[in-house]
């Protein structure tokens, strides 16, 4: 310098032609146990920032961040 990809919960990821945001692990509590683990139940916890369109945006345009990729 031109062209792409990625950014969702603590962690690793999912979620399409827009219509209440979810999996596994992890955390907190409650059961069980003589006690731990284990196991069973329930809570809590989230769309990179700013604008836009839209009845309605994690998804669509757009500017910006930070990361990784390939080309020169």
């Nucleotide at each position: 310098u031109u062209c792409g990809g990625a950014a969702u919960a603590g962690u690793g990821c999912a979620g399409u032609u827009g219509g209440u945001a979810g999996c596994a692990c992890g955390u907190c509590g409650a059961c069980c146990u003589c006690a731990u683990a284990a196991g069973u139940c329930g809570a809590a916890g989230u769309c990179g920032c700013g604008g836009g369109u839209u009845c309605g945006a994690a998804u669509c345009c757009u500017g910006c961040u930070u990361c990784u990729g390939a080309a020169u």
About this RNA: This is a predicted structure of a 72-nucleotide RNA (transfer RNA) from Lachnospiraceae bacterium KH1T2. The sequence is in RNAcentral, with records from ENA and Rfam. The organism belongs to Lachnospiraceae, within Bacteria. Rfam family: tRNA.